Source information:
Transfer RNA from a bacterium, 72 nucleotides, folded computationally. Its Rfam family is "tRNA". Gene Ontology term of the family: triplet codon-amino acid adaptor activity. Rfam classes the family as a transfer RNA. Its mean pLDDT, the model's own confidence on a scale to 100, is 81.
RNA sequence: GGCGCCGUACCCAAGUGGUUAAGGGAGGGGUCUGCAAAACCCCCAUCGCGAGUUCGAUUCUCACCGGCGCCU
Numbered sequence: 001g002g003c004g005c006c007g008u009a010c011c012c013a014a015g016u017g018g019u020u021a022a023g024g025g026a027g028g029g030g031u032c033u034g035c036a037a038a039a040c041c042c043c044c045a046u047c048g049c050g051a052g053u054u055c056g057a058u059u060c061u062c063a064c065c066g067g068c069g070c071c072u
Stems, first nucleotide, its partner, number of pairs: 001071007010025003018055001027043005048064001050062003
């Protein structure tokens, strides 16, 4: 330098055009309890960044940033 895959909450991770972005762990709050633990309920993501396409973008396209791999 060329090519491919990936980037979603504090961590892991599903969703791949449709109005409310699943789930688990951690953390915070609450109920319960003599105090705890357990259990149950609630809270925590405008989807790496910018632009484009579209009535509508986490999803498609382009550029950039970051990570991994292959080739030279």
Source information: The sequence was found in a public genome assembly.